Transfer RNA from an Alphaproteobacteria bacterium, 76 nucleotides, folded computationally. RNAcentral holds the sequence, with entries from ENA. Its mean pLDDT, the model's own confidence on a scale to 100, is 82.

[in-house]
RNA sequence: GCCGGUUUAGCUCAGUCGGUAGAGCAACGCAUUCGUAAUGCGUGGGUCGGGCGUUCGAAUCUCCUAACCGGCACCA
Repeated sequence: GCCGGUUUAGCUCAGUCGGUAGAGCAACGCAUUCGUAAUGCGUGGGUCGGGCGUUCGAAUCUCCUAACCGGCACCA
């Protein structure tokens, strides 16, 4: 330098044909217990790596860009 992949909640990950974002764990509250753990119920937490565009509408499509991972090439 070229090609491909990944980026979504604190963490690990879903998200179909574009229709307005979810699960598990964690955190917090309540119940239960003499108390703790465990268990049950509930609550909060995100403008989807960043920007631009298309669209009535974008995590999803176009373009630019960043970080990380892998492969190839180059290395006088």